[in-house]
C1' cells in the first nucleotide's frame, strides 16, 4: 500500500395478490411486480485479422449502483450490494 477470509453495526425496492391444496406464505398453477446475492449485455481503450493507404472488421479482452431479470425477492425473520468499525495472521514491495 494492495488484495482475500472473519466479527460487530448501518443497510432500499417490489402482491402477506388470486384457484387449488396443506397443520403451514406447505406444495402446485395463474396474474402482476422489485433489484441491492450470484449471473448476462456492453462504452472508451487494448489485441489480433485485413488493406499500399486514408480505414475496416461480424473476431478477443473490457466497469459500474447502468442493463436484463435467468437466479432470486415481494409482511416479520433470514438474505442482501454497499458503507463504517475491530483485532489476527499471512503476501508483496521499499
Nucleotide at each position: 500500500g494492495g488484495g482475500g477470509a472473519c466479527u460487530c453495526u448501518g443497510g432500499a425496492g417490489a402482491a402477506g395478490c388470486c384457484c387449488a391444496u396443506u397443520c403451514a406464505a406447505u406444495u402446485g398453477g395463474g396474474u402482476g411486480c422489485c433489484g441491492a446475492a450470484g449471473g448476462u449485455g456492453c462504452a472508451a481503450g487494448g489485441c489480433u485479422c485485413c488493406g499500399c493507404a486514408g480505414g475496416g472488421a461480424u473476431g478477443c479482452c473490457g466497469a459500474a449502483u447502468c442493463u436484463c431479470u435467468c437466479a432470486g425477492g415481494c409482511a416479520a425473520a433470514a438474505g442482501g450490494a454497499c458503507a463504517g468499525a475491530g483485532a489476527a495472521a499471512g503476501c508483496a514491495g521499499g